This is a predicted structure of a 476-nucleotide part of an RNA (small-subunit ribosomal RNA, 3' major domain) from Belliella calami. Its mean pLDDT, the model's own confidence on a scale to 100, is 84. The sequence was found in a public genome assembly. Its Rfam family is "Bacterial small subunit ribosomal RNA". The organism belongs to Belliella, within Bacteria.
Context: one part of a larger RNA
RNA sequence: UGACGGGGGUCCGCACAAGCGGUGGAGCAUGUGGUUUAAUUCGAUGAUACGCGAGGAACCUUACCCGGGCUAGAAUGUGAAGGAAUGAUAUAGAGAUGUAUCAGUCGGCAACGACCUGAAACAAGGUGCUGCAUGGCUGUCGUCAGCUCGUGCCGUGAGGUGUUGGGUUAAGUCCCGCAACGAGCGCAACCCCUAUUGUUAGUUGCCAUCAGGUAGUGCUGGGGACUCUAACAAGACUGCCUGCGCAAGUAGAGAGGAAGGAGGGGACGACGUCAAGUCAUCAUGGCCCUUACGCCCGGGGCGACACACGUGCUACAAUGGCGCAUACAGCGGGUAGCUACCUGGCAACAGGAUGCCAACCUCUAAAAGUGCGUCUCAGUUCGGAUCGGGGUCUGCAACUCGACCCCGUGAAGCUGGAAUCGCUAGUAAUCGCGCAUCAGCCAUGGCGCGGUGAAUACGUUCCCGGACCUUGUACA
Repeated sequence: UGACGGGGGUCCGCACAAGCGGUGGAGCAUGUGGUUUAAUUCGAUGAUACGCGAGGAACCUUACCCGGGCUAGAAUGUGAAGGAAUGAUAUAGAGAUGUAUCAGUCGGCAACGACCUGAAACAAGGUGCUGCAUGGCUGUCGUCAGCUCGUGCCGUGAGGUGUUGGGUUAAGUCCCGCAACGAGCGCAACCCCUAUUGUUAGUUGCCAUCAGGUAGUGCUGGGGACUCUAACAAGACUGCCUGCGCAAGUAGAGAGGAAGGAGGGGACGACGUCAAGUCAUCAUGGCCCUUACGCCCGGGGCGACACACGUGCUACAAUGGCGCAUACAGCGGGUAGCUACCUGGCAACAGGAUGCCAACCUCUAAAAGUGCGUCUCAGUUCGGAUCGGGGUCUGCAACUCGACCCCGUGAAGCUGGAAUCGCUAGUAAUCGCGCAUCAGCCAUGGCGCGGUGAAUACGUUCCCGGACCUUGUACA
């Protein structure tokens, strides 16, 4: 100087407390451990691994296993030699890969050029090892308020001072004081979304006024008022008032204002810590393989199942289930696509047909809600696992191993031990909708969007994590 303390002081955080909803019990989905296996590819492992890499494992993917094949190789360049390119058929085979036949016979006078096949050779290839050789990227402490430097001053020196102190703040934020005076990286602001208003603009959006028209509809003429769209601008600064205060600032159910003291949210992550994670995104040093640890193909596996754990979904019902009727969103997507509408089918869907490269057409029905009816506490009209049968669709192909529809079946489950998680407001809870990946889909996941919409916080003694000052230390 740090680190540590079941030392002290001050302060903060859904850290506790106060509340609301869960997990831990059930069934299923998914990840992991373990076990099994020819293989169940590899990585991630307290917090910071475990619906994680994976934003799509039937083949492919695929890295694993079994078997069949290739050896300058699956890609590209140079290239002797040969052939236009190219197309088609037959045949062997699981295919990869061969074998055979036919059609075709380029441009240029030529040299040659373009394209194809291709010996030798030079450059290959490796998801093989090392993340403890590395770059890059990332998690975490932590959006915590800290981490440092120049000069000066103090100290033999390590080092200190500044950065401590008194206040204040979300903040090393600012003020005051001070052997310090300044400065840098962080904080904040500058950026984006959202809440209000104005200006400009008015189609594909809108419809107040005028007119026309319809069974009805902004449907038509027209209009820019309104909604909206999307560009610019205004607006919030403790600016004003009152109390307290030297100041910074703080309090106010004060004014004005759509918004008030950081209005709400996002992006943004200091010096560093964990030899943290990743050599399997990529790049890369070293090491290793080179008729194989490379490459191609068929099939299998990554989906196994006594068991254990994590994360979720659905429930156990009446604030509910079922039936009929009916109201109101926003974000987004669409041409190898989204599909109105019609017909068939109980349905998944199929056959037609139309519009739209989309503020135009379409996905699109929002659901919870509301109205009426029914069920009356029951393992039930709760719950839907499991299994049987029949079908639809995608795809070369749904046996291992897809989703969906219909009929039947109708398991466990009566609110879950010890323990444990999330959340402070348009939040929790609850309800549906969209998208990426994608032929299809194992999505109950992820990322977004809107609808309905709470309770509680006395307080900081205690648990956890952190910040500053101080103290002890046989630790570095």